[in-house]
RNA sequence: AGUAGACAAAGCCAAACCCGUCGCGAGGCGGGGACGGAAAGCCACGGGUCCCAAAGAUCUCUGGAGAUAGCCGGGUUGCCUGG
Numbered sequence: 001a002g003u004a005g006a007c008a009a010a011g012c013c014a015a016a017c018c019c020g021u022c023g024c025g026a027g028g029c030g031g032g033g034a035c036g037g038a039a040a041g042c043c044a045c046g047g048g049u050c051c052c053a054a055a056g057a058u059c060u061c062u063g064g065a066g067a068u069a070g071c072c073g074g075g076u077u078g079c080c081u082g083g
Stems, first nucleotide, its partner, number of pairs: 004081002012037002017032006035070001041076003045073003048068003052064001055062002
């Protein structure tokens, strides 16, 4: 340096739910909380899922604008070192 991830060590993050707040909504933010996580750090590039919405078409699809990184893939950065 690369790969890998242990009955290792020091740590880290925080699901559901509750309270407050923002949003039409999906959902986000703060506090509590802990299901879990070796990137559960960051990024909407591809796919999936979800939400809003005038119109076309009536099988369901197209279309605009969002959400989800703890859905999958990808990109990028990082702690430790028994092998």

A computed fold for an 83-nucleotide RNA from a Syntrophobacterales bacterium, annotated as c-di-GMP-I riboswitch aptamer. It was read from a public genome assembly, where an Rfam model found it. Rfam family: c-di-GMP-I riboswitch aptamer. Rfam links the family to the GO term cyclic-di-GMP binding. Of the family's consensus pairs, 95% are formed in the model.